[in-house]
């Protein structure tokens, strides 16, 4: 850079110790331990096996494991929302 997906799923654990939820505005989560790491778990993509196909299994490589990608941000419409994109995230090339 391209393509696909992005409203489901997943700890009552241990260590650490103050911020975090991409950015901005909100609104939230946090010493009843946030974030991070380990273990556990989930199963999105790739991989492996299975199946005539459909499917099913595994959890190997990444990934994920509060709230719809938390909502909005640009446009349409509009009371709000909703729809389409954009931006972000993940996987493969």
């Nucleotide at each position: 850079c391209u393509u696909a997906u992005u409203a489901a799923g997943a700890g009552u654990g241990g260590c650490u110790g103050a911020g975090g939820g991409a950015c901005a505005g909100g609104c939230c989560c946090u010493g009843u331990g946030a974030c991070g790491c380990c273990c556990g778990g989930c199963a999105a993509c790739c991989u492996g096996g299975u199946u005539u196909u459909u499917u099913c299994c595994a959890a190997g490589g990444u990934g994920c494991u509060a709230a719809a990608u938390c909502c909005u941000g640009c446009g349409g419409u509009u009371u709000a929302a909703c729809c389409g994109a954009g931006a972000g995230a993940u996987a493969a090339g």
SAM riboswitch aptamer (S box leader) from a bovine gut metagenome, 93 nucleotides, folded computationally. The RNAcentral record of the sequence draws on MGnify. Its mean pLDDT, the model's own confidence on a scale to 100, is 80.